The RNA shown here (Bacterial RNase P class A) has 351 nucleotides and comes from an Actinomycetes bacterium.
Its mean pLDDT, the model's own confidence on a scale to 100, is 76.
The sequence was found by an Rfam model in a public genome assembly.
Its Rfam family is "Bacterial RNase P class A". The family's RNA type in Rfam is ribozyme. Its family is annotated with dimeric ribonuclease P complex, ribonuclease P activity and tRNA processing in the Gene Ontology. Rfam's curators write: Ribonuclease P (RNase P) is a ubiquitous endoribonuclease, found in archaea, bacteria and eukarya as well as chloroplasts and mitochondria.
RNA sequence: CGAGCCGGCCGGGUGGCCGCGGUGCGCCCAGUUCGCUGGGCGGCUGAGGAAGGUCGGGGCUCCACAGGGCAGGGUGCUGGCUAACGGCCAGUCGGGGCGACCCGCAGGACAGUGCCACAGAAAGCAGACCGCCUGGUCAGACCGGAAGGCCUGGUCAGGUAAGGGUGAAACGGUGCGGUAAGAGCGCACCAGCGCCCGGGGCGACCCGGGCGGCUCGGUAAACCCCACCCGGAGCAAGGCCAAGCAGGGGACGGGCUGCCCGUCCGAUGUCCCCAGGUAGGCCGCUGAGAUGGAUGGCCACCCCGCCGGGAGACCGGCGGACAGAACCCCGCCUACAGGCCGGCUCGCCAC
Numbered sequence: 001c002g003a004g005c006c007g008g009c010c011g012g013g014u015g016g017c018c019g020c021g022g023u024g025c026g027c028c029c030a031g032u033u034c035g036c037u038g039g040g041c042g043g044c045u046g047a048g049g050a051a052g053g054u055c056g057g058g059g060c061u062c063c064a065c066a067g068g069g070c071a072g073g074g075u076g077c078u079g080g081c082u083a084a085c086g087g088c089c090a091g092u093c094g095g096g097g098c099g100a101c102c103c104g105c106a107g108g109a110c111a112g113u114g115c116c117a118c119a120g121a122a123a124g125c126a127g128a129c130c131g132c133c134u135g136g137u138c139a140g141a142c143c144g145g146a147a148g149g150c151c152u153g154g155u156c157a158g159g160u161a162a163g164g165g166u167g168a169a170a171c172g173g174u175g176c177g178g179u180a181a182g183a184g185c186g187c188a189c190c191a192g193c194g195c196c197c198g199g200g201g202c203g204a205c206c207c208g209g210g211c212g213g214c215u216c217g218g219u220a221a222a223c224c225c226c227a228c229c230c231g232g233a234g235c236a237a238g239g240c241c242a243a244g245c246a247g248g249g250g251a252c253g254g255g256c257u258g259c260c261c262g263u264c265c266g267a268u269g270u271c272c273c274c275a276g277g278u279a280g281g282c283c284g285c286u287g288a289g290a291u292g293g294a295u296g297g298c299c300a301c302c303c304c305g306c307c308g309g310g311a312g313a314c315c316g317g318c319g320g321a322c323a324g325a326a327c328c329c330c331g332c333c334u335a336c337a338g339g340c341c342g343g344c345u346c347g348c349c350a351c
Stems, first nucleotide, its partner, number of pairs: 001347010012302007020046004025042007048322001052333002055331005060234004067261004072230005077091005092106001093104004107225002112223002114219003129164002131160010142149002172190006191215001193212008238283004247274006253265004303320007
């Protein structure tokens, strides 16, 4: 100097004019049922890192007790943090990258079921297409007096899975021996699996040694099995006041928001169907607290970035992101013009 990786921050400022929401802070005006209501002025105050998505976890509220089981759902390596979580931190293992780092769908395939297209002989205990070997038989050439020998080809029977081919993947790899030809058939080394031992670590796991049959596909974000967790509904939850009425029919049930057990309430009740009437206000609702839902518009200067002109001071033009609380909190995911800071990796150059 260039390219990258990780983390953090800002995201317009000042002044003026006009206009918005809140405010038992002050003053004034009007009304008053004397409680207060409405208005004006002044002061104070008024959207976010995501307020977005509604994907998780809680607080809170209600379902009369909130029990047990099934169904259903969630998570899935280890240790820790936390109110909790599918979150976060650290680590282990696996994958990607030269690296800093990033990603993970990370328990179980020997409980069972399913699937692995096409190609290929064969894709779960399989399999012979081309080949290689042995024997029988037929034909041809050569040698021989003959018996027969040797070579090539066809066909039948048997052996073979080392070589070739197919495929994402072919039932261990390389080498040597052995064999009629071959094969872990045997051996050496390696990988894997099982068993045993030693060392390190809380642990997942890592390192090392020994023995052994020689070798026991893949897929579970397929169904499933295993372990752990989860009542349901949700602020349009739920309370209080006001207003308003008209009933008719049916059932023995109804609530515990999927089902069963259990439990609670019940015939003046509850529930279902048809029909009629009313639906306003207050609380919930909080350092903004709205409720058709508030922060806007204009001007000037400054700041930041880009482009052009200029020797320079400077001048001109363009642009300044994503985006607006609605009971509250902790996370995750997504969007973001431009700018700043810190640490680390790789490459090049110079000293």